[in-house]
Model confidence (mean pLDDT): 88 of 100.
The part of an RNA shown here (small-subunit ribosomal RNA, central domain) has 350 nucleotides and comes from an uncultured bacterium.

Context: one part of a larger RNA
RNA sequence: CUGGGCAUAAAGAGCACGUAGGUGGGAAUGCGUGUCCGUGGUGAAAUCCCCCAGCUCAACUGGGGAACUGCUUCGGAAACUGCGUUUCUUGAGGACGAGAGGGGAGAGUGGAACUUCUGGUGGAGCGGUGAAAUGCGUAGAUAUCAGAAGGAACACCGGUGGCGAAAGCGACUCUCUGGCUCGUAUCUGACACUGAGGUGCGAAAGCUUGGGUAGCAAACAGGAUUAGAUACCCUGGUAGUCCAAGCCGUAAACGAUGGGAACUAGGCAGGGGGAGUUCCGAUACCCUCCCUGCUGGAGCUAAUGUGUUAAGUUCCCCGCCUGGGAAGUACAGUCGCAAGGCCGAAACUC
Numbered sequence: 001c002u003g004g005g006c007a008u009a010a011a012g013a014g015c016a017c018g019u020a021g022g023u024g025g026g027a028a029u030g031c032g033u034g035u036c037c038g039u040g041g042u043g044a045a046a047u048c049c050c051c052c053a054g055c056u057c058a059a060c061u062g063g064g065g066a067a068c069u070g071c072u073u074c075g076g077a078a079a080c081u082g083c084g085u086u087u088c089u090u091g092a093g094g095a096c097g098a099g100a101g102g103g104g105a106g107a108g109u110g111g112a113a114c115u116u117c118u119g120g121u122g123g124a125g126c127g128g129u130g131a132a133a134u135g136c137g138u139a140g141a142u143a144u145c146a147g148a149a150g151g152a153a154c155a156c157c158g159g160u161g162g163c164g165a166a167a168g169c170g171a172c173u174c175u176c177u178g179g180c181u182c183g184u185a186u187c188u189g190a191c192a193c194u195g196a197g198g199u200g201c202g203a204a205a206g207c208u209u210g211g212g213u214a215g216c217a218a219a220c221a222g223g224a225u226u227a228g229a230u231a232c233c234c235u236g237g238u239a240g241u242c243c244a245a246g247c248c249g250u251a252a253a254c255g256a257u258g259g260g261a262a263c264u265a266g267g268c269a270g271g272g273g274g275a276g277u278u279c280c281g282a283u284a285c286c287c288u289c290c291c292u293g294c295u296g297g298a299g300c301u302a303a304u305g306u307g308u309u310a311a312g313u314u315c316c317c318c319g320c321c322u323g324g325g326a327a328g329u330a331c332a333g334u335c336g337c338a339a340g341g342c343c344g345a346a347a348c349u350c
Base pairs, nucleotide, nucleotide: 003322004321005320006319007304008303012318014201015200016199017198021194022193023192025088026087027086028085029084030083031082034080035077036076037075038074040072041071042070049065050064051063052062053061054060091191092188093187094186095184096183097182098181099180103177104176105175106174107173108172109171110154114150115149116148117147118146119145120144121143125136126135162169163168206247207246208245209244210243211242215241216240220236221235222234223233258317259316260315261314262313263312266295267294268293269292270291271290272289273288274287276285277284299306300305323350324349325348333342334341335340
């Protein structure tokens, strides 16, 4: 390389949009690109294979044949593929009518708790731990009542529940706004899938500028513990956590499982919609579409497990793997203010 693979052994890009490319639904018709049949030409010699022959045999050598699976001319076929034209509606999208939702952005509002401040009551402790101490307190703390200010987060509802591509999203109201589902079968008529590069989004921490800072809390200080204790425990406490704007671009970014399509037993439950039956309604039953779970047959799997939400059976497209260490290191390039990110070896060694 081929091949075989990627839940857990090496291996699915964090997620999406989309360029090139690859792949692509039903029917009719034409062409004849690929394809198929035949024909002619070519396919040097040697080599390989078969037969015969020459060296005593063989290797070796000579002669003949076959083959050289390829390329091409001409004639033909038209199923499949491709291209052109016409057409269809089931894929896809639109319209109309309903529906659920912590989807996103902005503005405003609210209560509980907390801390601080002011005032009242009160008068010796509070706090903290395994036990203590540091710490706070007669300059009146802790406790309790009233008031004020401030910042952050939204208990209960709350749920293997909902929404989002992922990251993620929970108080309430308003405004703007994205996506999804169901129903009708009204319109377009393959407009589709994937997606190298590329572009955008992307937790936390970190960075820049400005603001904010109640609580918490890296660093740091002190008290303990201990042989020591640069920790675990305690008292404090600064960045940070919050807001605005801009960077960073990484995570066990996980379902450790790329996306799309089709097919292949069931049972139970939750969420959202739509029909039917029970005269109507609540309700119940039943059917159906979408989503989220549990269990499980066949199958698959090394096993664990998975199992219509596949890791089953197939097709299309992309990404990735190829013994361990050295190493996600070095060098070069590129991005970044930096931290560092992306790309990514080898010697050597087992």

Its Rfam family is "Bacterial small subunit ribosomal RNA". Rfam links the family to the GO terms structural constituent of ribosome and ribosome. The full RNA is in RNAcentral, with records from ENA, Greengenes and SILVA.